[in-house]
Context: one part of a larger RNA
RNA sequence: GAACGAACGCUGGCGGCGUGCUUAACACAUGCAAGUCGAACGAGAACGUCCCUUCGGGGGCAAGUAGAGUGGCGAACGGGUGAGUAACGCGUGGGUAAUCUGCCCUUGGGUGGGGGAUAACUUCGGGAAACUGAAGCUAAUACCGCAUAAGACAGUUUACUGGGAAAGGUGGGGAUCUUCGGACCUACCGCCCUUGGAUGAGCCCGCGUACCAUUAGGUAGUUGGUGAGGUAAUGGCUCACCAAGCCGACGAUGGUUAGCUGGUCUGAGAGGAUGAUCAGCCACACUGGGACUGAGACACGGCCCAGACUCCUACGGGAGGCAGCAGUGGGGAAUAUUGCGCAAUGGAGGAAACUCUGACGCAGCAACGCCGCGUGUGUGAAGAAGGCUUUCGGGUCGUAAAGCACUGUUGAGUAGGAAGAGACGGUUACGGUUAAUAUCCGUGACCCCGACGGUACUACUCGAGGAAGCACCGGCUAACUCCGUGCCAGCAGCCGCGGCAAUACGGAGGGUGCAAGCGUUGUUC
Numbered sequence: 001g002a003a004c005g006a007a008c009g010c011u012g013g014c015g016g017c018g019u020g021c022u023u024a025a026c027a028c029a030u031g032c033a034a035g036u037c038g039a040a041c042g043a044g045a046a047c048g049u050c051c052c053u054u055c056g057g058g059g060g061c062a063a064g065u066a067g068a069g070u071g072g073c074g075a076a077c078g079g080g081u082g083a084g085u086a087a088c089g090c091g092u093g094g095g096u097a098a099u100c101u102g103c104c105c106u107u108g109g110g111u112g113g114g115g116g117a118u119a120a121c122u123u124c125g126g127g128a129a130a131c132u133g134a135a136g137c138u139a140a141u142a143c144c145g146c147a148u149a150a151g152a153c154a155g156u157u158u159a160c161u162g163g164g165a166a167a168g169g170u171g172g173g174g175a176u177c178u179u180c181g182g183a184c185c186u187a188c189c190g191c192c193c194u195u196g197g198a199u200g201a202g203c204c205c206g207c208g209u210a211c212c213a214u215u216a217g218g219u220a221g222u223u224g225g226u227g228a229g230g231u232a233a234u235g236g237c238u239c240a241c242c243a244a245g246c247c248g249a250c251g252a253u254g255g256u257u258a259g260c261u262g263g264u265c266u267g268a269g270a271g272g273a274u275g276a277u278c279a280g281c282c283a284c285a286c287u288g289g290g291a292c293u294g295a296g297a298c299a300c301g302g303c304c305c306a307g308a309c310u311c312c313u314a315c316g317g318g319a320g321g322c323a324g325c326a327g328u329g330g331g332g333a334a335u336a337u338u339g340c341g342c343a344a345u346g347g348a349g350g351a352a353a354c355u356c357u358g359a360c361g362c363a364g365c366a367a368c369g370c371c372g373c374g375u376g377u378g379u380g381a382a383g384a385a386g387g388c389u390u391u392c393g394g395g396u397c398g399u400a401a402a403g404c405a406c407u408g409u410u411g412a413g414u415a416g417g418a419a420g421a422g423a424c425g426g427u428u429a430c431g432g433u434u435a436a437u438a439u440c441c442g443u444g445a446c447c448c449c450g451a452c453g454g455u456a457c458u459a460c461u462c463g464a465g466g467a468a469g470c471a472c473c474g475g476c477u478a479a480c481u482c483c484g485u486g487c488c489a490g491c492a493g494c495c496g497c498g499g500c501a502a503u504a505c506g507g508a509g510g511g512u513g514c515a516a517g518c519g520u521u522g523u524u525c
Stems, first nucleotide, its partner, number of pairs: 001525004006521005013373006019366002021331001026329003030326003035073003040070002048061005080284003089209008099201002104197002108193004112146001114144002121136006153162004168189006176183002210256003217247003222244008259281004263274004286307005309320004337363001339362003345359001346357004376406004386397004410466001411462006420452001425447008469514005474495003480509005490497002
């Protein structure tokens, strides 16, 4: 000199864009953060209102709605944190003939015919609660056989054998059949088998990846082989047997520290330091362990076990996990709102409308940072008053002020007022599909949708009015005098200053440097 996720002191007008628990991976009240689908399925209220009534009640609408349940998909993404990890964890370059991949795209084929349950519900119980038992009824794209099997899979004689699948739903309809439900046809969405792809993931390898030798030897599933098990898959991954290997001064083993990278800061560079925000990867989810489901987890807002802690309890037993967004206590020098909205982007579900989304978009707080703007402009010498100083003549603050003439950034007020919005969807016209004017697909026209926000911005009116401080002035280092003090009080980054004329302490006047900031401290180069 530069830099900072900074803090502290004094001061503080505005805007834009960013950033904001670096400490206790400490403990957490409360609310929200993952749901969705009635076009898979069975069942199905009430409030209210209208009518009837024997005043007990009944019926219609509400409504096949709400809220539950079965089932499907999602919940493995998105969001947080950096505790652990010195490692194929990460970076880079390869390998996988040793592998998997839901949804998506694509190829070919199929979707026949049956069965038995079960939740919801009803009844009867148990329990303080959490919850739970028994009996009975019922549906499905839930579950289970049978049939069929090109290819894929396995086996062997290489052309045979083996075992092995499925589910329907919605819209529309001219003939034909009809038990008037439908069959059937058609379009779309599904389901099963299958080919290839895309995407994502698993595993393996070369090289690189902190400090300590005041850590020198380490290792028995250890190193290799055969066989088996296990996995999507290779492999001591696991096991049985056999052999005795394997690593190490090119630093094994041990210890300490640490998430890694793109990057960031500094520097002319080489290098050094660092890894906040943003992006990629990894790891973790109260602590430790385990598996289940699933295409994918050994799963932050799932399950089981153990532990610590907190809470409820009728003492028998139960409930919980903010390193999600806000917020609280605590720790600390120190770090924000228990805000608005799904309008946009993205995600989940759905045919869609739509629902959900503390992701995200916005707003709030903080000079925390960067950038920009303002705090006026011109004129004005009797060089006013006043302060300071003086050699008492003057000098200086100083065109500075006042005065006069203006301007209107900003501010206050009034009025207008965005872009961000194209899509989906609805209505309608035309073309394609079709037996068809239904449906569906494509192309036009109109309609619908904005949290921010009556915000940005624009115009007009008022009015210099509301807007300057901080540090320093001995040398380094730009900027000097007076008074007070008297080795005292004090200053100080280094040299040093202060003991009666202190440009170095304290105050004042003046000056210098930066400026909505200025200094100090800390850290890095």